[in-house]
Context: one part of a larger RNA
C1' cells in the first nucleotide's frame, strides 16, 4: 500500500418533531372608492436597523362595553423613565386625528416633488380652483327671432378587486396517424358591462287525439336519437324524478285635463281614468258590491362582532424531573383536544353543558300601505309594423344544405287585426296547440377573497415559490425569471476562573440527566479522510 478489529473527522441521509402548508366542507360578508380607494413614500420610541402598529394629536386620542393585575408590541436582553384598584397594559362596538403620493382631480411632473391664484385670517394658517355627462338658470355671434358658443349651480361619473355571469371581438398548435371541409373550440385572449349572484322566466310552449301548464339546475332518459371527407369526431330533446316554487305592469280602443296649431272640430304634444286577455280578451251599453293583499315602508325575537360560569386526588417507589408502577379515592351531559420536566378524566387551559351586549350590524315574525276583485248583451271599434311572410347572404340548434323545418339577421320586398295571425321538420289537407312583432320578476343555480371546524392531506428535496422579516436576496434594458435557508437543553443554568496561543480553536474548573445536548449545538446512514493494533509484503 492491502484485510481485519477498534477509534475518530468529515458529511447531512434515516427516525422523530411541527410554527407552515393543502383538500374538501361549512358560515358570513359579497364590495372598496372624490367624505380621496386599492397600493405604496417618508416620518412616528428614551432607541442604531429591520418587521409591526399608526400619521404632525403619529407602538397611538375620545367615548361607550368586556376584563381584573400587571403594564409600557416583535427579533431582544439589560437600562433609563413612567403607567396601574379613582382599574393600567389587553379584548370588542363608535367616533377623531389621518404628511406626501396614488383615479390624483389649481397648473407642472424623471410618483411621493416643484410653481400659481383667488378667499378667509393679528400671526401660525385655513378653504377653494381637473375633466366629462345629463339637468337647471343667466348669457349670447355670423343673422330679425332663433341657435351654435360661454359663465355659474347642485348632481352624477372616474380607479382598484379572487373567481363567479353576461354581451361585442376571436385564433392557432393540436386532431383527423399528410391536409383543405371538419376537429381543437366559440375554448385561449382581448374589450365592454354588471351583481350579489348574473343570466333565463309566465308559452305565438310541449304534445299527440291521451295530457300538461314561467324559467334555471341536478338525477335519469343518453352516449340514446341524430350530424359527420357518415373519417377524426361531435351530440341533443320530449318525458319521468329531486330540489325550488309566484307571478306582475303596460301599449290600444274609450272617456277625459293642459298646451300649441290652424281650416273652429280636428290634429299633434304631454298628463290622467280605462285595459291586460285564448273556456279569445278589452273598448261599448245594461245589471250588481265589502273581501283580498305585496316582492313597497316599517318591525319582533333569533344571530354576529368582546366575553363569563364550569365537576373531581392523594401516598409511595424508580427518575434529573411523574403525567409511569404500586396502593387507596373521587367526577362524568365533562374519558374531544392541547399543555405542563415521560404517558394527565379529577395540575392548567378546556371539553359537556348553561350565561352575556351599553353601541354597531343581520334577521324579517307581524303591522301598514300601494295594488286586485263580478254578470250578461252583442252592431261598431282595438288587440303591439317597415314587424310577420317571402327572395337573398350568413349565425345558432344533434343539423356540416340537405326533403331543412323553428330561431337569430346583413341586403331586398312587404301584410293582415280574431270569418285575423303563428306553430305541430319541405308541401297540401283534416285536426291539436298558441297568441309574436313593449317590460319587470324571489327561490332553488355558479363562485370562494375572509372565518370557523375538519382531514385513511404532506411533515422541511415532501408540503405553496415561499414553516426563517419571500415574491425577499439574485439575473434581467424590459415584459419577466426566480431560489437557498427548520429543530442546544425541561430550565440559558449559554461554561465564573485559571492555563496554552496574535486570533481562531483548545486543555481543565463549572453548570446539567446527558456537554461525542457548547451555540458549525436532536439522531448522525454512505461516499471521503485520518490514528491506534493485528496480520501481510
Nucleotide at each position: 500500500u492491502g484485510c481485519a478489529c477498534a477509534u475518530g473527522g468529515u458529511g447531512g441521509a434515516u427516525g422523530c418533531c411541527u410554527u407552515g402548508g393543502c383538500g374538501a366542507u361549512u358560515a358570513c360578508a359579497g364590495g372598496c372608492g372624490a367624505u380621496g380607494a386599492a397600493g405604496g413614500a417618508c416620518g412616528u420610541g428614551a432607541u442604531a436597523g429591520c418587521c409591526u402598529g399608526c400619521g404632525a394629536u403619529a407602538a397611538g386620542c375620545u367615548u361607550c362595553g368586556g376584563g381584573g393585575a400587571g403594564c409600557u408590541g416583535g427579533c431582544a436582553a439589560a437600562u433609563u423613565a413612567g403607567c396601574u384598584u379613582u382599574g393600567a397594559u389587553c379584548c370588542g362596538g363608535a367616533g377623531a386625528u389621518a404628511u406626501c403620493c396614488g383615479a390624483a382631480u389649481g397648473g407642472g411632473g424623471a410618483a411621493a416633488c416643484c410653481c400659481c391664484a383667488u378667499c378667509c385670517a393679528u400671526c401660525a394658517g385655513g378653504a377653494u380652483g381637473a375633466u366629462c355627462g345629463g339637468c337647471g338658470a343667466c348669457u349670447g355671434a355670423a343673422u330679425c327671432c332663433a341657435u351654435a358658443g360661454g359663465u355659474c349651480g347642485a348632481c352624477g361619473a372616474a380607479g382598484c378587486g379572487a373567481a363567479c355571469c353576461c354581451a361585442g371581438g376571436g385564433a392557432a398548435c393540436u386532431g383527423a396517424a399528410a391536409c383543405a371541409u371538419c376537429u381543437c373550440a366559440g375554448u385561449a385572449c382581448c374589450u365592454g358591462g354588471a351583481g350579489g349572484a348574473a343570466g333565463a322566466g309566465a308559452a305565438a310552449u310541449c304534445a299527440a287525439c291521451c295530457g300538461a301548464g314561467a324559467u334555471g339546475u341536478c338525477c335519469g332518459g343518453a352516449g340514446u336519437a341524430g350530424c359527420g371527407g357518415c373519417g377524426a369526431g361531435c351530440g341533443a330533446a320530449a318525458c319521468g324524478g329531486a330540489a325550488g316554487a309566484a307571478g306582475c305592469c303596460u301599449a290600444a280602443a274609450c272617456c277625459u285635463u293642459u298646451g300649441u296649431g290652424c281650416g273652429u272640430g280636428c290634429a299633434c304634444a304631454a298628463g290622467g281614468g280605462g285595459g291586460u286577455u285564448g273556456u279569445g280578451g278589452g273598448a261599448c251599453u245594461c245589471c250588481a258590491a265589502u273581501c283580498u293583499g305585496a316582492a313597497u315602508c316599517u318591525a319582533a325575537a333569533g344571530c354576529c362582532u368582546a366575553a363569563c360560569c364550569g365537576a373531581a386526588g392523594g401516598g409511595u417507589c424508580u427518575g434529573g424531573a411523574a403525567c409511569g408502577g404500586c396502593c387507596c379515592a373521587c367526577c362524568a351531559c365533562a374519558g374531544a383536544g392541547a399543555g405542563u420536566g415521560a404517558a394527565a378524566g379529577u395540575c392548567u387551559u378546556g371539553u359537556a353543558g348553561g350565561u352575556g351586549a351599553a353601541a354597531g350590524g343581520u334577521a324579517g315574525a307581524g303591522g301598514a300601505u300601494a295594488g286586485g276583485g263580478g254578470g250578461a248583451g252583442u252592431a261598431u271599434c282595438c288587440c303591439g309594423a317597415g314587424u310577420a311572410g317571402c327572395c337573398u347572404g350568413g349565425g345558432g340548434u344533434u343539423c356540416g344544405u340537405g326533403g331543412a323545418g323553428c330561431u337569430c339577421u346583413g341586403g331586398g320586398u312587404g301584410a293582415a287585426u280574431c270569418a285575423g295571425c303563428g306553430c305541430g321538420g319541405c308541401c297540401c289537407a283534416c285536426c291539436g296547440c298558441g297568441u309574436a312583432a313593449g317590460g319587470c320578476u324571489a327561490a332553488a343555480u355558479a363562485c370562494a377573497u375572509u372565518g370557523g371546524g375538519u382531514g385513511a392531506c404532506c411533515g422541511a428535496u415532501a408540503g405553496u415559490g415561499g414553516a426563517g422579516c419571500a415574491g425577499u436576496a439574485c439575473c434581467g434594458u424590459g415584459a419577466g425569471g426566480g431560489a437557498a435557508a427548520g429543530g442546544u437543553g425541561a430550565a440559558a443554568a449559554g461554561a465564573a476562573c485559571c492555563c496554552c496561543g496574535g486570533g481562531a480553536g483548545g486543555g481543565g474548573a463549572g453548570u446539567g440527566a446527558a456537554a461525542u445536548a457548547g451555540a458549525a449545538c436532536c439522531u448522525g446512514a454512505a461516499a471521503c479522510c485520518g490514528u491506534g493494533u493485528g496480520c501481510u509484503c
Predicted 3D model of a 537-nucleotide part of an RNA (large-subunit ribosomal RNA, domain I) from Nitrospira sp. The coordinates come from a structure-prediction model, not an experiment, and the mean pLDDT is 85.